[in-house]
RNA sequence: UACUGUUGGCAGCCGAACUCCACCCAGGAGACGGAGGACCCAAGUAGUUGGGGCGCAGUCCCGGCCGAGCCGGGACGGGGUACUUUCAAGCCCUAGCCCGUCAGCUAACUCCGCAGGCUAAUUUGAAAGCCACC
Numbered sequence: 001u002a003c004u005g006u007u008g009g010c011a012g013c014c015g016a017a018c019u020c021c022a023c024c025c026a027g028g029a030g031a032c033g034g035a036g037g038a039c040c041c042a043a044g045u046a047g048u049u050g051g052g053g054c055g056c057a058g059u060c061c062c063g064g065c066c067g068a069g070c071c072g073g074g075a076c077g078g079g080g081u082a083c084u085u086u087c088a089a090g091c092c093c094u095a096g097c098c099c100g101u102c103a104g105c106u107a108a109c110u111c112c113g114c115a116g117g118c119u120a121a122u123u124u125g126a127a128a129g130c131c132a133c134c
Stems, first nucleotide, its partner, number of pairs: 011119004018030004032113005041104001050102001051099004058076008077094004083129008
């Protein structure tokens, strides 16, 4: 000096997951997010081959495995950070969890959550806006 790893701080990011009050323990409120729940409308019937919810994380095709599934590949779709948006190209991700045979929409109403994780990364180009400076 360079690279890698760990820890801490600052500053940020994904996400609804933040703020205030109170506090021996416990808790309360606001904001934000989610679910259930009428008329009307929708809905042919049946369904263990059940059905449904949160979430970007879904659908189809091919191959391997005994295979619900798992792995690999492809296509379409969805998501991704350094002020914001749009367009283009490239790169990356496409999980996990819950309800328990049951739930369409849904006013009143009822219930629940308010976690967890990450850090040289989403890079480049063009256009518009905004901010700053003068």